[in-house]
RNA sequence: GGACGCUUAGCUCAGUUGGUUAGAGCAUUAGUAUCACACACUAGGGGUCACUGGUUCGAGUCCAGUAGCGUCCACCA
Repeated sequence: GGACGCUUAGCUCAGUUGGUUAGAGCAUUAGUAUCACACACUAGGGGUCACUGGUUCGAGUCCAGUAGCGUCCACCA
């Protein structure tokens, strides 16, 4: 330099053909229980879906660009 893939909660991830409230597990907070802690159970908080723009009645999902990360190839040394 070229090709391809990924980016969604603090972490790991799902999200169907674009469609009617953005989710799960773990973590975290409060409570129940316990002499206390852990386990268990109940309830809650936490997201501009990487960023910018576009298409559309409607975008996490499609398109373009930017950024970061990864894999492979090529070049130089």

Model confidence (mean pLDDT): 80 of 100. A computed fold for a 77-nucleotide RNA from an Opitutaceae bacterium, annotated as transfer RNA. Rfam family: tRNA. It is annotated as a transfer RNA. RNAcentral holds the sequence, with entries from ENA and MGnify.